This is a predicted structure of a 529-nucleotide part of an RNA (small-subunit ribosomal RNA, 5' domain) from an uncultured prokaryote. Its mean pLDDT, the model's own confidence on a scale to 100, is 83.
[in-house]
Context: one part of a larger RNA
RNA sequence: AUUGAACGCUGGCGGUAUGCUUAACACAUGCAAGUCGAACGGUAACAGAGGAAAGCUUGCUUUCUUGCUGACGAGUGGCGGACGGGGGAGUAAUGCGUAGGAAUCUACCUAGAUGUGGGGGACAACCCGGGGAAACUCGGGCUAAUACCGCAUAAUCUCUACGGAGAAAAGAGGGCCUCCUCGGGACCUUGCACUAUUGGAUGAGCCUAUGUCGGAUUAGCUUGUUGGUGGGGUAAAAGCCUACCAAGGCGACGAUCCGUAGCUGGUCUGAGAGGAUGAUCAGCCACACUGGGACUGAGACACGGCCCAGACUCCUACGGGAGGCAGCAGUGGGGAAUAUUGGACAAUGGGCGCAAGCCUGAUCCAGCAAUACCGCGUGUGUGAAGAAGGCCUUAGGGUUGUAAAGCACUUUCAGUAGGGAGGAACAGGGUGAGAUUAAUACUCUCGUCCACUGACGUUACCUACAGAAGAAGCACCGGCUAACUCCGUGCCAGCAGCCGCGGUAAUACGGAGGGUGCAAGCGUUAAUC
Numbered sequence: 001a002u003u004g005a006a007c008g009c010u011g012g013c014g015g016u017a018u019g020c021u022u023a024a025c026a027c028a029u030g031c032a033a034g035u036c037g038a039a040c041g042g043u044a045a046c047a048g049a050g051g052a053a054a055g056c057u058u059g060c061u062u063u064c065u066u067g068c069u070g071a072c073g074a075g076u077g078g079c080g081g082a083c084g085g086g087g088g089a090g091u092a093a094u095g096c097g098u099a100g101g102a103a104u105c106u107a108c109c110u111a112g113a114u115g116u117g118g119g120g121g122a123c124a125a126c127c128c129g130g131g132g133a134a135a136c137u138c139g140g141g142c143u144a145a146u147a148c149c150g151c152a153u154a155a156u157c158u159c160u161a162c163g164g165a166g167a168a169a170a171g172a173g174g175g176c177c178u179c180c181u182c183g184g185g186a187c188c189u190u191g192c193a194c195u196a197u198u199g200g201a202u203g204a205g206c207c208u209a210u211g212u213c214g215g216a217u218u219a220g221c222u223u224g225u226u227g228g229u230g231g232g233g234u235a236a237a238a239g240c241c242u243a244c245c246a247a248g249g250c251g252a253c254g255a256u257c258c259g260u261a262g263c264u265g266g267u268c269u270g271a272g273a274g275g276a277u278g279a280u281c282a283g284c285c286a287c288a289c290u291g292g293g294a295c296u297g298a299g300a301c302a303c304g305g306c307c308c309a310g311a312c313u314c315c316u317a318c319g320g321g322a323g324g325c326a327g328c329a330g331u332g333g334g335g336a337a338u339a340u341u342g343g344a345c346a347a348u349g350g351g352c353g354c355a356a357g358c359c360u361g362a363u364c365c366a367g368c369a370a371u372a373c374c375g376c377g378u379g380u381g382u383g384a385a386g387a388a389g390g391c392c393u394u395a396g397g398g399u400u401g402u403a404a405a406g407c408a409c410u411u412u413c414a415g416u417a418g419g420g421a422g423g424a425a426c427a428g429g430g431u432g433a434g435a436u437u438a439a440u441a442c443u444c445u446c447g448u449c450c451a452c453u454g455a456c457g458u459u460a461c462c463u464a465c466a467g468a469a470g471a472a473g474c475a476c477c478g479g480c481u482a483a484c485u486c487c488g489u490g491c492c493a494g495c496a497g498c499c500g501c502g503g504u505a506a507u508a509c510g511g512a513g514g515g516u517g518c519a520a521g522c523g524u525u526a527a528u529c
Stems, first nucleotide, its partner, number of pairs: 001528003005525005012376006018369002020334001025332003029329003034079003039076002042072002046070003049066008086287001088285001095212007104204002109200003115194002117151001119149002126141006156167004171192001179185002213259003220250003225247008262284004266277004289310005312323004340366001342365003348362001349360004379409004389400004413470001415465005423456001428450008473518005478499003484513005494501002
């Protein structure tokens, strides 16, 4: 000088940060990932509308009914649950940092090009029946799709023995009357898409070199081990795997083994070189009760998915089931020690959706804590009878001390009352122009007008009001080291960072008066330089 600190005494306000360093110990409860009806069959709930019936207060009420409309529980389907959030157990190198590389993949986004033809059969939901305490599950029947499966076609792609062979697809919403068989369909427009493929962007996988803690009281280690060939395998190079062949490969420039540890940008200190460290914030890695495994998918071997085993907890009708806070709060435990079971999606960002919007313990805020840093206040001026009291005294006086009282002012902050920005841009409605088009529809872009959207919030800030009113402590005073006297004690009680004090006048113990240093803090302890 510093700290994610703790402890003791004390404590007025504000701003900005930070807040389980220990048990990767166990967890009650709530929330933390959904969304789309513009993919689909539908209608459990709510609201509206239509129809029917009944009642009568003759324009209302009740009942029934119709998915008709707004919407929408459960279900099919799509996208997202691989992001975001957490803690650092493992890992001394399959990691990280730096610099390179070639044998790869990449949903959504973006650019160009091609196509989207014609068919089919199911399974949920639903209905019927059965089993089970439950979790759930079985059988039969009906049905839709952007779900699923053939067929056709192939600009393109893949394989190729260069002859050829193989590989796709999906519709939906809104509008119009240009065309026609006036049934609707075709056509057109727009939005969201689908299919195969090539670039880009982004993200990811792989390889190489080099750096990266301690121990030699760890000196030898290795058999898929090192290399080759054939085969397999992956998105991709490779002993990645396998059969055969060769006998190699690493090591005092420290292999192997043991211990410890996430790495970095940074942080602390220091003139620097270094040393220590890796909280918050940011990048990468690994992990998700413990161990193992794959499935789905563009992406996982998946924190709030699945299966198996284990430990633990819970339910049970004993047959069988359920669970995983190292998400946000919160509880127990451990500990010297670390906060609320709060508000809001207003902003920023994310997921889904054409959008409106919905979801979001990410995030933004508020609450608690002097934990840290910074700022402010606890009054200002005057006031000598140098008051009283205290302490000391050579008894004269000295000191506390302009300190107080008194007099005159001010009102920051806190308090009360009133006013009051900015964080708000969008999206929405009207309207003008342009683009698109057959179109004055629809849709998109730009402009303009309108009304609206704030958790924080009793916001920041401003004004008024009253009254010095509500606001100072802690450590030290032998030397180092700024600051001295008296009383008590008598090697006792005690102090102490080092030297050392205390055995009858202790500036070193305890108290008092006085003083010194810091100050809403001051000391102590721990730790680093």